A computed fold for a 522-nucleotide part of an RNA from an uncultured bacterium, annotated as small-subunit ribosomal RNA, 5' domain. The full RNA is in RNAcentral, with records from ENA and SILVA. The coordinates come from a structure-prediction model, not an experiment, and the mean pLDDT is 82.

Context: one part of a larger RNA
RNA sequence: GAUGAACGCUAGCGAUAGGCUUAACACAUGCAAGUCGAGGGGUAACAGGGAGCUUGCUCUGCUGACGACCGGCGCACGGGUGAGUAACACGUAUGCAACCUACCCAUAACAGGGGGAUAGCCCGAAGAAAUUCGGAUUAAUACCGCAUAACACAGGGAUACCGCAUGGUAUUAUUUGUUAAAGAUUUAUCGGUUAUGGAUGGGCAUGCGUUCCAUUAGGUAGUUGGGGGGGUAACGGCCUACCAAGCCAUCGAUGGAUAGGGGAACUGAGAGGUUUAUCCCCCACACUGGUACUGAGACACGGACCAGACUCCUACGGGAGGCAGCAGUGAGGAAUAUUGGUCAAUGGUCGAGAGACUGAACCAGCCAAGUCGCGUGAAGGAAGACGGUAUUAUGUAUUGUAAACUUCUUUUGUAUGGGAAUAAAGUGGGGGACGUGUCCCCUUUUGUAUGUACCAUUCGAAUAAGCAUCGGCUAACUCCGUGCCAGCAGCCGCGGUAAUACGGAGGAUGCGAGCGUUAUCC
Numbered sequence: 001g002a003u004g005a006a007c008g009c010u011a012g013c014g015a016u017a018g019g020c021u022u023a024a025c026a027c028a029u030g031c032a033a034g035u036c037g038a039g040g041g042g043u044a045a046c047a048g049g050g051a052g053c054u055u056g057c058u059c060u061g062c063u064g065a066c067g068a069c070c071g072g073c074g075c076a077c078g079g080g081u082g083a084g085u086a087a088c089a090c091g092u093a094u095g096c097a098a099c100c101u102a103c104c105c106a107u108a109a110c111a112g113g114g115g116g117a118u119a120g121c122c123c124g125a126a127g128a129a130a131u132u133c134g135g136a137u138u139a140a141u142a143c144c145g146c147a148u149a150a151c152a153c154a155g156g157g158a159u160a161c162c163g164c165a166u167g168g169u170a171u172u173a174u175u176u177g178u179u180a181a182a183g184a185u186u187u188a189u190c191g192g193u194u195a196u197g198g199a200u201g202g203g204c205a206u207g208c209g210u211u212c213c214a215u216u217a218g219g220u221a222g223u224u225g226g227g228g229g230g231g232u233a234a235c236g237g238c239c240u241a242c243c244a245a246g247c248c249a250u251c252g253a254u255g256g257a258u259a260g261g262g263g264a265a266c267u268g269a270g271a272g273g274u275u276u277a278u279c280c281c282c283c284a285c286a287c288u289g290g291u292a293c294u295g296a297g298a299c300a301c302g303g304a305c306c307a308g309a310c311u312c313c314u315a316c317g318g319g320a321g322g323c324a325g326c327a328g329u330g331a332g333g334a335a336u337a338u339u340g341g342u343c344a345a346u347g348g349u350c351g352a353g354a355g356a357c358u359g360a361a362c363c364a365g366c367c368a369a370g371u372c373g374c375g376u377g378a379a380g381g382a383a384g385a386c387g388g389u390a391u392u393a394u395g396u397a398u399u400g401u402a403a404a405c406u407u408c409u410u411u412u413g414u415a416u417g418g419g420a421a422u423a424a425a426g427u428g429g430g431g432g433a434c435g436u437g438u439c440c441c442c443u444u445u446u447g448u449a450u451g452u453a454c455c456a457u458u459c460g461a462a463u464a465a466g467c468a469u470c471g472g473c474u475a476a477c478u479c480c481g482u483g484c485c486a487g488c489a490g491c492c493g494c495g496g497u498a499a500u501a502c503g504g505a506g507g508a509u510g511c512g513a514g515c516g517u518u519a520u521c522c
Base pairs, nucleotide, nucleotide: 001521002520003519005518006517007516008515009514012374013373014372015371016370018367019366020332025330026329027328029327030326031325034073035072036071039070040069042066043065046064047063048062049060050059051058052057080285081284082283090209091208092207093206094205095204096203099202100201104198105197106196107195108194109193110192112146114144115143122135123134124133125132126131152178153177154176155175156174157172158171159170160169161168162167183190184189211257212256213255218248219247220246223245224244225243226242228240229239230238260282261281262280263279264275265274266273267272287308288307289306290305291304310321311320312319313318338364340363341362342361346360347358348357349356350355377408378407379406380405387399388398389397390396391395413459415457416456417455418454422449425446426445428443429442430441431440432439433438434437466511467510468509469508470507471492472491473490477506478505479504480503481502487494488493
């Protein structure tokens, strides 16, 4: 000098950034991922219309809408944590002639004609519940054949060119085979299928760098390599059978310990050392261990299955759960906050849109825990007052221009009144331009924080100072008490009767809404 700090004493305000470093310990409760009726069958609730009618009930999906259900997209993002990991995990630089990429953009082509189910609804059954089973019936942008196909895929041939070893690219009036589609409707559009290219995001491989221990010296059988097969989006012992006997290592293999990595931050003249909280990028994990399914993408925090530990419900037969999301609780600890508000803005998902959802985000609340700013008054005022302290004591010194007193100001505070920007944007309505999906203009409406920030006026010095130290290092000295006691102390060291070092007082010094102590780093 610094800190995600803690403790002691003290405390007026604002701005700004920050706030479980310990038990990846266990969790009550609420919320954190939905959306689309312009895909579908429909109608549980609400509102409206219509019909009946006993006048307050019944019927009717007819309309707005819409619970549950089928279907689509999303749920792989966003948010949390750092347990594991010494590794191509990360950083940096390359490569893929060994790869994938939903939504988005551009280009080209296409969408013909059929089928069988199933959830829901209805009927019935089992169970305490979770839930499950049977029958009948029904729809789709759900599912399945057929047709049409290529520049796609698979196989064979020809020609030309190129390279980086395996090889790659282009053309082919060269050939054989395989594979597609879905509609909605307000007629303006939105969707569907195939192919190519792009964009974006990923996957894989490689060079170099990446803590400590040799009181860890040998390690390794899928181990190292090969060709056959399988698997993958793709290369590969990734897996498998066979063959060979290799491969790594004192330039530190193997083993053990510790640890997420980086940008960065602190310190230092620098070299370096230390840290990696907040913010950004990457990785890993989601009660513990394992496994796959779905999907463009997961081996999936708020999905599934199995095993385990723990907790809860039970009618004892059986079931339910996973805060390292936001709040919050217990425990641990020296120690770390509200079971708050809003989708107004920024962004995300779905939707044609209106909009819905969003503990992301933006705000507010708590905390001197950090940094910055402001204030606690200013000018005058000597009888150098009273009181205190010291003293050489009728006196003097000091507290001290300090107070009183006079004049002034009102930051802050109090009261009253006014009062934003953040919406330059978007929605709805109307119009115009270019000329067909874009832009511009007018108008309407949308503000959580908020009657907040800020501004004006009123009143009155009014509402606001402490903490540590004073032997040397180190700025600041005297008196009293104590008497190697009580105590102090970072080091040297003080204290045994004149203690500037202990305790009190007066005075002084330093910093100041803080000051000191402790811990850690340079």